The part of an RNA shown here (small-subunit ribosomal RNA, 3' major domain) has 462 nucleotides and comes from a Bacillota bacterium. Model confidence (mean pLDDT): 84 of 100. Its Rfam family is "Bacterial small subunit ribosomal RNA". It was read from a public genome assembly.
[in-house]
Context: one part of a larger RNA
RNA sequence: UGACGGGGGCCCGCACAAGCAGCGGAGCGUGUGGUUUAAUUCGAGGCUACACGAAGAACCUUACCUGGGCUUGACAUGCUGGUGGUAGGGAAGCGAAAGCGGACCGACCUUCGGGAGCCAGCACAGGUGCUGCAUGGCUGUCGUCAGCUCGUGUCGUGAGAUGUUCGGUUAAGUCCGGUAACGAGCGCAACCCCUGCCGUUAGUUACAGGUAUCUAACGGGACUGCCCGUAGAAAGCGGGAGGAAGGUGGGGAUGACGUCAAGUCAGCAUGGCCUUGAUGUCCAGGGCUACACACACGCUACAAUGGCCGGUCCAGAGGGUAGCCAACCUGCGAAGGGGAGCCAAUCCACCAAAGCCGGUCGUAGUUCGGAUUGCAGGCUGCAACCCGCCUGCAUGAAGUCGGAGUUGCUAGUAAACGCGCAUCAGCCAUGGCGCGUUGAAUACGUUCCCGGGCCUUGUACA
Numbered sequence: 001u002g003a004c005g006g007g008g009g010c011c012c013g014c015a016c017a018a019g020c021a022g023c024g025g026a027g028c029g030u031g032u033g034g035u036u037u038a039a040u041u042c043g044a045g046g047c048u049a050c051a052c053g054a055a056g057a058a059c060c061u062u063a064c065c066u067g068g069g070c071u072u073g074a075c076a077u078g079c080u081g082g083u084g085g086u087a088g089g090g091a092a093g094c095g096a097a098a099g100c101g102g103a104c105c106g107a108c109c110u111u112c113g114g115g116a117g118c119c120a121g122c123a124c125a126g127g128u129g130c131u132g133c134a135u136g137g138c139u140g141u142c143g144u145c146a147g148c149u150c151g152u153g154u155c156g157u158g159a160g161a162u163g164u165u166c167g168g169u170u171a172a173g174u175c176c177g178g179u180a181a182c183g184a185g186c187g188c189a190a191c192c193c194c195u196g197c198c199g200u201u202a203g204u205u206a207c208a209g210g211u212a213u214c215u216a217a218c219g220g221g222a223c224u225g226c227c228c229g230u231a232g233a234a235a236g237c238g239g240g241a242g243g244a245a246g247g248u249g250g251g252g253a254u255g256a257c258g259u260c261a262a263g264u265c266a267g268c269a270u271g272g273c274c275u276u277g278a279u280g281u282c283c284a285g286g287g288c289u290a291c292a293c294a295c296a297c298g299c300u301a302c303a304a305u306g307g308c309c310g311g312u313c314c315a316g317a318g319g320g321u322a323g324c325c326a327a328c329c330u331g332c333g334a335a336g337g338g339g340a341g342c343c344a345a346u347c348c349a350c351c352a353a354a355g356c357c358g359g360u361c362g363u364a365g366u367u368c369g370g371a372u373u374g375c376a377g378g379c380u381g382c383a384a385c386c387c388g389c390c391u392g393c394a395u396g397a398a399g400u401c402g403g404a405g406u407u408g409c410u411a412g413u414a415a416a417c418g419c420g421c422a423u424c425a426g427c428c429a430u431g432g433c434g435c436g437u438u439g440a441a442u443a444c445g446u447u448c449c450c451g452g453g454c455c456u457u458g459u460a461c462a
Base pairs, nucleotide, nucleotide: 001462002461003459004458005457007456008455009454010453011452012451013450015446016445019409020408021407022406023405026300027299028298029297030296031295032294033293034291035290042053043052064286065285066284067283068282069281070280073124077123078122079121080120081119082118083117088105089104093100094099108115109114126275127274129273130272131271135269136268137264138263139262140260142258147186148185149184150183151182152181153162154161155160166177167176168175192252193251194250195249197220198219199218200217201216202215203214223246226240227239228238229237230236302402306361307360308359309358310357311356312355319348320347323342324341328337329336330335368399373394374393375392376391377390378389379388415438416437417436418435419434420433421432
C1' cells in the first nucleotide's frame, strides 16, 4: 500500500422487512447428472453450467457408432512428365448407396510450338485431432457499482502519501464549502433512440365531404425557470403555482482501471504438438430421442372469482412471391378443391382472448383434470418403424394447493389474457424475442440475512 476480520462509524440495492404470485408434492415438456450402449458426438459446472452453444437432430444437419468405398484426395496453389477419339456425356453389369466399370456418342482456343482440360508423379491439401495454462477476437461476472488514474508541486531516507481526506449534499468522485495542493484524463451526467403534450409541412389510410384521427419528417416544450419555507449569503432539500409532463418524466442503447490463468482452439482467426491408404474424405444404416434413478427450468392442473354451451365488444406489433392465401364448394374436423387480390398503410393470414349478457353443472376425483392407450383419418417430406405435427371417436391416470427450503416483482410493475415473429419442408415451441388487453397489494423501518461504496481500526497474510 492492499487484502481480510463472527472490529467500529456512515450509506446504498426487491438485500431483509411489508405484500402479491409462484417453485419445492402430481402428470407432462425440455436441459443436466448418473446408468446403459457398438455409439448414446462435443462443450458449458457455485453465484456467473443445467429451455445454456441449439433462432428448429426423421435423411441432411452430424462432429458419434457399425459396415462399404476413395487416396493429389470433397476444396486451393505450384512444378515435372505424359495424353489426341483428348475434355465432356455415358449404356450393360456388380452394389444398400458411395464407388467400381466401361459399350457408344463426342467438343474449345491456337502465332501449329502449344494452351485449357485430363492422367501419372512431386510439393502439398485436409483434420469439429490436443493444448482457452501458448494466443487474437468476442463474451460472462463484480456492476450502471462510483469508482480508477495522471501531470506539476509539496511531504517522506524509502515503499508511498497528498490531490481523491474533512463538513454538507446528490442517483453519482453530483455539486458546494473548506483545504499543500493546483489542474487534467477514463468513468457519472449530457449529447443518441423509443414513448407521453403541442405545432409546422406533406399525404391514393380513414371519411359522404373539409377539419380531426392516423401516418412520418422537422421543430417546440422542463431549466429547480417562478413563489414560500429551510440551509450559511452555498450546493441543495421540503412544499406550492402553472403545466400533457417536475425535480434524472418513463424506457432503451451506452459497461471506467481492473478481478476470476472465468468461458470459448467446436463461430472465426492463430503459435506449438499430433495425424496423413487416415485422426482426411464419400456413402448406407444406426445413434445424438436409451431409462432403475437424481437435480434444474418450464407447461397444465387440482376447480364454482370455475368448467361447458349460446350470444356479444375492443388491440398492438410484426409477416407474406418457390410466399400470404379471399369469396365459394366438400368434409363433424384436421384438411381438400378452388382460384380473386397482394412485392402490400391498398390484398391476405384476421373472428384476438380474458371481458360482458344469458343458460347449465352443485362440491362430486365431478360436466374438475387431462396423462396414457386403442381405432380411424389429415398434412409436410424421396422417406414419419426406430423418431414428426394435427384431427375425430373411444379411453380416461396422478392430482383435493404441496415438508425442510426457495424464486420473481415497487406501477401501467406483479398477476392474468391472448396475438405476432425469428429459426423453419414439417416439427416434438409448454422455449426465445417482441406486442398489446385487463390491471392490483405493500414498503413501519434498516436490528438481522446477501451483495456493494466511503472513512477508520487490528493483523503473525501478500